[in-house]
RNA sequence: GGGGAUGUGGUCUAGUGGUAUGACAUUUGCCUUGCAAGCAAAAGGCCAUCGGUUCGAUUCCGGUCUUCUCCA
Numbered sequence: 001g002g003g004g005a006u007g008u009g010g011u012c013u014a015g016u017g018g019u020a021u022g023a024c025a026u027u028u029g030c031c032u033u034g035c036a037a038g039c040a041a042a043a044g045g046c047c048a049u050c051g052g053u054u055c056g057a058u059u060c061c062g063g064u065c066u067u068c069u070c071c072a
Base pairs, nucleotide, nucleotide: 001071002070003069004068005067007065010024011023012022018055026042027041028040029039030038048064049063050062051061052060
């Protein structure tokens, strides 16, 4: 330099055009003499970034960037 893949709450993850799912962790309550476990609830995502297409984009198209990988 060229090809391919990847990017979603603190972490991991689902999601093939209509306001993003679950688990762990965190917080609060219940339970307990207390802790853990269990149960209930809550908070936490401008979906890497900039444009485009569309009534509407995490999703489709293009540029850029991160990480991984292959070739040279």
Transfer RNA from Yamadazyma jaroonii, 72 nucleotides, folded computationally. Its Rfam family is "tRNA". By type it is a transfer RNA. Rfam describes the family as follows. Transfer RNA (tRNA) molecules are approximately 80 nucleotides in length. The RNAcentral record of the sequence draws on ENA. Lineage of the source: Eukaryota > Saccharomycotina > Pichiomycetes > Serinales > Yamadazyma.